The prediction has a mean pLDDT of 78. Two RNAs folded together computationally: RNase P RNA and transfer RNA, 480 nucleotides in total. Rfam match: Bacterial RNase P class A. Rfam links the family to the GO terms dimeric ribonuclease P complex, ribonuclease P activity and tRNA processing.

RNA sequence: CCAGACGGCCGGAUGGCCGCCUUCGGAACCGGCUUCGGCCGGGGCCGGGGGAGGAAAGUCCGGGCUCCACGGGAACGCGGUGCCGGGUAACACCCGGCGGGGGCGACCCUAGGGAAAGUGCCACAGAAAGCAAACCGCCCUCCGUAGCGCCGCAAGGCGCGUAGGAGGGUAAGGGUGAAAGGGUGCGGUAAGAGCGCACCGCGUCCCCGGCAACGGGGACGGCACGGUAAACCCCACCGGGAGCAAGACCAAGUAGGGACGGCAGGCUUUUGCCAGGCGGGUUUCCGCGCCGCCGUCCGGGUAGGUCGCGCGAGGCGUCCGGCAACGGACGUCCCAGAUGAAUGGCCAUCCAUCCGCGCCUCAAAAACGCGGGGGACAGAACCCGGCUUACAGGCCGUCUGGCGUU
RNA sequence: GGCCCGGUGGCAGAGUGGCUAUGCAGGGGACUGCAAAUCCCCGUACGUCGGUUCGAUUCCGGCCCGGGCCUCCA
Numbered sequence: 001c002c003a004g005a006c007g008g009c010c011g012g013a014u015g016g017c018c019g020c021c022u023u024c025g026g027a028a029c030c031g032g033c034u035u036c037g038g039c040c041g042g043g044g045c046c047g048g049g050g051g052a053g054g055a056a057a058g059u060c061c062g063g064g065c066u067c068c069a070c071g072g073g074a075a076c077g078c079g080g081u082g083c084c085g086g087g088u089a090a091c092a093c094c095c096g097g098c099g100g101g102g103g104c105g106a107c108c109c110u111a112g113g114g115a116a117a118g119u120g121c122c123a124c125a126g127a128a129a130g131c132a133a134a135c136c137g138c139c140c141u142c143c144g145u146a147g148c149g150c151c152g153c154a155a156g157g158c159g160c161g162u163a164g165g166a167g168g169g170u171a172a173g174g175g176u177g178a179a180a181g182g183g184u185g186c187g188g189u190a191a192g193a194g195c196g197c198a199c200c201g202c203g204u205c206c207c208c209g210g211c212a213a214c215g216g217g218g219a220c221g222g223c224a225c226g227g228u229a230a231a232c233c234c235c236a237c238c239g240g241g242a243g244c245a246a247g248a249c250c251a252a253g254u255a256g257g258g259a260c261g262g263c264a265g266g267c268u269u270u271u272g273c274c275a276g277g278c279g280g281g282u283u284u285c286c287g288c289g290c291c292g293c294c295g296u297c298c299g300g301g302u303a304g305g306u307c308g309c310g311c312g313a314g315g316c317g318u319c320c321g322g323c324a325a326c327g328g329a330c331g332u333c334c335c336a337g338a339u340g341a342a343u344g345g346c347c348a349u350c351c352a353u354c355c356g357c358g359c360c361u362c363a364a365a366a367a368c369g370c371g372g373g374g375g376a377c378a379g380a381a382c383c384c385g386g387c388u389u390a391c392a393g394g395c396c397g398u399c400u401g402g403c404g405u406u
Numbered sequence: 407g408g409c410c411c412g413g414u415g416g417c418a419g420a421g422u423g424g425c426u427a428u429g430c431a432g433g434g435g436a437c438u439g440c441a442a443a444u445c446c447c448c449g450u451a452c453g454u455c456g457g458u459u460c461g462a463u464u465c466c467g468g469c470c471c472g473g474g475c476c477u478c479c480a
Stems, first nucleotide, its partner, number of pairs: 001402010012350007020051007029042005053377001057388002060386005065243004071286006078239005083097005098112001099110004113234002118232002120228003135174002137170007147160005182200006201223001202221008247307004257298007265274003276291004300479002314333008351375001354372005407476007416430003424460001432448005453469005
């Protein structure tokens, strides 16, 4: 210098003028109530403070919070997670490690339990798709047309035996397929084959290291065990449902109305008792509450206000523990809260970037000067921790590979 | 703001691991004097990007697009 890997950060700056939302303080004003001391409410004025994000987004996970009665037990069902250890309020997140895969490397990717519990599936092709199987080929035996050899004067006989046929062996080779019952090599054999042996793989047992996943070593076994669980399933663990339009209160107004469906049974004069219905996965048991209750649909009224609503798993700094995620101690700060929905507009200068011209030069680039354009993705809506996705451009740090010079 | 569902030719609409039916529309042909009707034939259809699998419209995840429901009072 070129190419790259990983991590972190910023994502326009400053000033002026005019506005918007909220909050605190002040001096007045208006309305209501009044025991005349005040209390409550309202809109403006003046001054001060604060006012979008790293993703506010998608709503994909996990929680807080609220309601469902903050019910209890059991069974079934449903959904999710899935190597090991740790972190955390919790997680499908994060950190550290293990195994597998990729890259020369820095480093990256990884839904990664169980297929010798069972079931299902493996299309087409292929002989055969889980049961083992024989299409071509190879080999052995038998029959044997042609041919050849031998014997015989001849008829013929005997032997070798191509094509072909029958029976058997084989899983090495070919071919099919995503996948064909371990791989390579040597021996062995009629040809072959874990048939035998060595190494690798696999399985069982033992020893060592490690908390563990797992790693290393040894002995034995001749291979018995195909793939698929983001197919059903099994194992382990986790999970009640709904969501701030949750929910609470005030005010106004209307018809606490109608239709359909379910249960409205028995004893009793009534009260009452048993049964029944409903109570936000199902069933069942116990207990409780309500009883004209529940479900669906059609109607009626109002389109107002207050709370929930921001002091929190909060931010920043220092130190300590830990490889790290993170935890602890101390100090310090208070930092959006709208509801047709505030956080904006204009101007000037600068910054990054783009375009044109000029300057320089043989020519071009860079730098410099002038003029112009122009600022990525994107806008809180109860809150928090993550993930994912979008994003112009820039800065910093660590590391890898290559080239050149010394 | 929250919750739920869906995306298959031009339109409608089945299929849910193994070459995506069918109807209407469109084009060509047959029949006819010409048409209509009828019959035959035809076309780059699974929203998109990844993953699992030998194989994905289907299973899993991300993104894009479309639609629906949810106020309060009695």